RNA sequence: GCCCCAUUCGUCUAGUGGCCUAGGACGUAGCCCUCUCAAGGCUAAAACACGAGUUCGAACCUCGUAUGGGGCACCA
Numbered sequence: 001g002c003c004c005c006a007u008u009c010g011u012c013u014a015g016u017g018g019c020c021u022a023g024g025a026c027g028u029a030g031c032c033c034u035c036u037c038a039a040g041g042c043u044a045a046a047a048c049a050c051g052a053g054u055u056c057g058a059a060c061c062u063c064g065u066a067u068g069g070g071g072c073a074c075c076a
């Protein structure tokens, strides 16, 4: 330098053009329960890496950028 892959709540993940105002688990906060704690129950907050494009409509498709990973080439 070229090519390929990945990026979603604090963490792990679901998602495959309209059912997503993005769901779940753990964690966190509040309440209930309990003599207390744990366990359990209920509720809440919390994420689509960034920009542009395609489309009536994009987390999802395309391009670029960023970060990470891998392969090839170069490097006497």
Stems, first nucleotide, its partner, number of pairs: 001072007010026004018056001028044005049065005

This is a predicted structure of a 76-nucleotide RNA (transfer RNA) from an Anaerolineales bacterium.
The organism belongs to Anaerolineales, within Bacteria.
Its mean pLDDT, the model's own confidence on a scale to 100, is 84.